[in-house]
RNA sequence: GGGCGCUUAGCUCAGCGGAAGAGCGCUGCCUUCACACGGCAGAGGUCACAAGUUCGAUCCUUGUAGCGCCCACCA
Numbered sequence: 001g002g003g004c005g006c007u008u009a010g011c012u013c014a015g016c017g018g019a020a021g022a023g024c025g026c027u028g029c030c031u032u033c034a035c036a037c038g039g040c041a042g043a044g045g046u047c048a049c050a051a052g053u054u055c056g057a058u059c060c061u062u063g064u065a066g067c068g069c070c071c072a073c074c075a
Base pairs, nucleotide, nucleotide: 001071002070003069004068005067006066007065010024011023012022013021018055026042027041028040029039030038048064049063050062051061052060
């Protein structure tokens, strides 16, 4: 330098045009002498960033950034 993949809740990931979910974690309540387990309820997201396409974008296109893998070049 070229190619490919990934970036979504605190963590691990799903969703891939009609607009955001799960598990774990966190908070409160119940239960217990207390803790754990269990039950109920709840909070938490500019869907990496910017632009474009579209009536509508997490999803499609382009660019940028970060991370990973492969190839090439230099040494």
Transfer RNA from an Actinomycetes bacterium, 75 nucleotides, folded computationally. The sequence is in RNAcentral, with records from ENA. Taxonomically the source falls in Actinomycetes (Bacteria, Bacillati, Actinomycetota). Its Rfam family is "tRNA". It is annotated as a transfer RNA.